Context: one part of a larger RNA
C1' cells in the first nucleotide's frame, strides 16, 4: 500500500453499472416454476352460435367455434438450483479404438393386406377418504400377425432372421354414377427400412492435482491366462477353472482436509493465497437401495422398497419432500420482494395462430462495491458581531460571514419524446410444383399492427442559493497546537509508551490535518 460476496460505530444529496445466506445439504406454511398437439382417436363436461320443440320455465340436437376428464405422439434427461459427497470412477492437458445417438440434414428404396383389444362410456359394488374392484359397448399415428425386402443383421456359405400409419388442403385431366362425389390426380406432413453428415454421450491411455510416517506394509475378484455369460461398446464387468501374481520410501495402505478449471487478488518478477458472480465439466436432489419407460435416466417438481420426521383419519388406512422462484421460523457479526411481463432473446408442443415458461428481460430493497455529479460561484475589511487566546498592546478564526452582482447541474412542476421491433398477418407481381389460372411453397414490392420497463432515456419551460457534509486524526513513526479539567485516579494505546499539580499523549473547547457521501474500526489475503 492493494484487496473483500464482508461486518460494526458514526454521517449520508443524486446517477450509471455490477453484486447481495460465506453460518444451518436446518425444517418448511401459502403461492407460481412444464407443458403442449382436435391438422392422431373416440367423443362433448362447461361456454358460445345455429337449428328444432315448448306448458314461455325449459329441453333437445357435436351441426359450428371450441374443448373438462379419457386413448395417442413429443418434451418432463433441457433450462434452474446447491457444493453435501470426492484426493481420483473427478477436473486439467495431449491422444486413443471396441461403441450408440430421438429431433435436424443430405441420398436410397419402401408406405400392400388382415385381425384382436383396452380406457373414456354405460351398469353393479367396495371405502371416511387416497382411491379402487366386477361385468357390457367402442375408435385411433395405441397393439399383434400376414406378405413384400431395396437393404441391414446373423451364418456351418447351405440358408435364416427382419418393416411400416395415417392425417391435412385442394382439383375434376382421365374411369363411374352426373347437381355434385366416388375411385382417381395432386400438394404438404408424417411413418419404415438404410446410407452418411452433423450435434451430444459412454469408454480406455498417459502426464500434473493439499496435508501428516507420531500411518510402513497393501491386496483373494486381489494381479494374469482359458472357456462362458453380459453390455451400445473394450475390460475381473460378472462367474467357473487354472496359475501366483499386483502396489509400495519416486509413499503404497490409512488418516485429515477439499468439487475441478478458466480465472481471481497480491507482487517488478519468480512466487503465495483464494475458487462469490459469469464461463466449461462432475456430483447431488429428505436419509440409504432398487430398477421400470426411453434415443438419452438409474430421473429435483416420476415409480417401488426401507427409515426418519411432519400432516389427514370414520384407526381399517392414506398424503408430503423449496439444495427452483418469492416468502417463513431457526441459526448468525451478516446477505433483499410472498413484485411486473412473455414486449425481446432463448426453450418445448403444434401446419399454424398460438399456448406455456420465477429461464429472461424489467422493477423493488441494501453507500455492498465501482464510476460519475451536486451541495453554488464572483465580489466584498468596518478587517463587524461572537468564540478562543493573550505578554491586555493586540493576534486568530477570516473574504470566512453579513452585504452586492450572478448562475440553475441534481431536485420540484408542466409539457414534448426516441431506441429497443425483427417479425407474423393482409394485398399485388414473379418462379416452383400441377392436368390445372386451384392449393402449397417460396422471392420482391407495398401496406398495416404488436413494448413488461414507462410519469423511460433525452428536449424545452418553470420558480428559486434555493432541497443537499460529514467521519477520523493531531507525542514520535504521521500531515497537524494551544488553552482548561482530571491528578499512577478517570483514562489512552498499533509498537515505544502516557497519567503520581504547569500532561502539545486521559476528557472538553478554539484552532489545525486528511479523506470526503463518504469516514473510521475489526476480521481476511498478498
Nucleotide at each position: 500500500g492493494a484487496u473483500u460476496g464482508a461486518a460494526c460505530g458514526c454521517u449520508g444529496g443524486c446517477g450509471g453499472c455490477a453484486u447481495g445466506c460465506u453460518u444451518a445439504a436446518u425444517a418448511c406454511a401459502u403461492g407460481c416454476a412444464a407443458g403442449u398437439c382436435g391438422a392422431a382417436c373416440g367423443g362433448u363436461a362447461a361456454c358460445a352460435u345455429g337449428c328444432c320443440c315448448u306448458u314461455c320455465g325449459g329441453g333437445g340436437u357435436g351441426a359450428u367455434g371450441a374443448c373438462g376428464a379419457g386413448u395417442g405422439g413429443c418434451g418432463g434427461a433441457c433450462g434452474g438450483g446447491u457444493g453435501a459427497g470426492u484426493a481420483a470412477u473427478a477436473c486439467a492437458u495431449a491422444g486413443g479404438a471396441a461403441u450408440c445417438u430421438a429431433c435436424c440434414u443430405a441420398g436410397u428404396a419402401g408406405u400392400g393386406g388382415g385381425g384382436g383389444a383396452c380406457a373414456a362410456c354405460c351398469u353393479g359394488g367396495g371405502g371416511a377418504a387416497a382411491c379402487u374392484c366386477a361385468g357390457g359397448c367402442u375408435a385411433a399415428u395405441a397393439c399383434c400377425g400376414c406378405a413384400u425386402g431395396u437393404g441391414u443383421c446373423u451364418u456351418a456359405c447351405g440358408a435364416g432372421a427382419u418393416a411400416a400409419a395415417g392425417a391435412g388442403g385442394g382439383c375434376c385431366u382421365c374411369u363411374u354414377c352426373u347437381u355434385g362425389a366416388a375411385a382417381g390426380c395432386u400438394c404438404u406432413c408424417g411413418c419404415u427400412a438404410u446410407u452418411a453428415g452433423a450435434u451430444g454421450a459412454g469408454c480406455c491411455u498417459a502426464u500434473g492435482u493439499c496435508a501428516g510416517a507420531u500411518u510402513a506394509g497393501c491386496u483373494a475378484g486381489u494381479u494374469g491366462g482359458u472357456a462362458g455369460g453380459g453390455u451400445a461398446a473394450a475390460a475381473g464387468c460378472c462367474u467357473a477353472c487354472c496359475a501366483a501374481g499386483g502396489c509400495u520410501a519416486c509413499g503404497a495402505u490409512c488418516u485429515g482436509u477439499a468439487g475441478c478449471u478458466g480465472g481471481u487478488u497480491u507482487g517488478a518478477g519468480a512466487g503465495g493465497a483464494c475458487g462469490a458472480u459469469c464461463a466449461g465439466c462432475c456430483a447431488c436432489a429428505c436419509u440409504g437401495g432398487g430398477a421400470c419407460u426411453g434415443a438419452g435416466a438409474c430421473a429435483c417438481g416420476g415409480c417401488c422398497c426401507a427409515g426418519a420426521c411432519u400432516c389427514c383419519u370414520a384407526c381399517g388406512g392414506g398424503a408430503g419432500g423449496c439444495a427452483g422462484c418469492a416468502g417463513u421460523a431457526g441459526g448468525g457479526a451478516a446477505u433483499a420482494u410472498u413484485g411486473g411481463a412473455c414486449a425481446a432473446u432463448g426453450g418445448g408442443c403444434g401446419a399454424a395462430a398460438g399456448c406455456c415458461u420465477g429461464a429472461u428481460c424489467c422493477a423493488g430493497c441494501a453507500a455492498u462495491g465501482c464510476c460519475g455529479c451536486g451541495u453554488g460561484u464572483g465580489u466584498g475589511a468596518a478587517g463587524a458581531a461572537g468564540g478562543c487566546c493573550u505578554g491586555c498592546g493586540g493576534g486568530u478564526u477570516g473574504u470566512a460571514a453579513a452585504g452586492c452582482a450572478c448562475u440553475u447541474u441534481u431536485g420540484u412542476u408542466u409539457g414534448g419524446g426516441a431506441g429497443g421491433a425483427a417479425a407474423a398477418g393482409c394485398u399485388u407481381a414473379g418462379a416452383g410444383c400441377u392436368a390445372a389460372u386451384a392449393c402449397c411453397u417460396u422471392u420482391a414490392a407495398g401496406u398495416g399492427u404488436u413494448g413488461a420497463c414507462g410519469u423511460u432515456a433525452c428536449c424545452a419551460a418553470u420558480a428559486g442559493a434555493a432541497u443537499a457534509a460529514g467521519c477520523a486524526c493531531c507525542g514520535g513513526c504521521u500531515a497537524a497546537c494551544u488553552c482548561u479539567g482530571u491528578g499512577c485516579c478517570a483514562g489512552c494505546a498499533g509498537c515505544c509508551g502516557c497519567g503520581g499539580u504547569a500532561a502539545u499523549a486521559c476528557a472538553g473547547a478554539g484552532g489545525g490535518u486528511g479523506c470526503g457521501a463518504g469516514c473510521g474500526u475489526u476480521a481476511a489475503u498478498c
Background
Predicted 3D model of a 526-nucleotide part of an RNA (small-subunit ribosomal RNA, 5' domain) from Candidatus Thiopilula aggregata. The full RNA is in RNAcentral, with records from Greengenes.